[in-house]
RNA sequence: GCGGGCGUAGCUCAAUGGUAGAGCACGAGCUUCCCAAGCUUGGGACGAGGGUCCGAUUCCCUUCGCCCGCU
Numbered sequence: 001g002c003g004g005g006c007g008u009a010g011c012u013c014a015a016u017g018g019u020a021g022a023g024c025a026c027g028a029g030c031u032u033c034c035c036a037a038g039c040u041u042g043g044g045a046c047g048a049g050g051g052u053c054c055g056a057u058u059c060c061c062u063u064c065g066c067c068c069g070c071u
Base pairs, nucleotide, nucleotide: 001070002069003068004067005066006065007064010024011023012022013021018054026042027041028040029039030038047063048062049061050060051059
């Protein structure tokens, strides 16, 4: 330099155009003499910019970061 993949919550992962979910973690409550465990409940996220569309995490372009291959 060229090609490909990945980027979503604190962490690990879903969601192939129609209200972004789950597990663990975190806060609160219940339970307990206390802790842990258990149960209920709550907060929190689409790497960035632009385009297409009634509507974009999803499709297109650019860009940033990481990984792999080729040279």

The prediction has a mean pLDDT of 83. Transfer RNA from a Holosporaceae bacterium, 71 nucleotides, folded computationally. Its Rfam family is "tRNA". From the family's description: Transfer RNA (tRNA) molecules are approximately 80 nucleotides in length.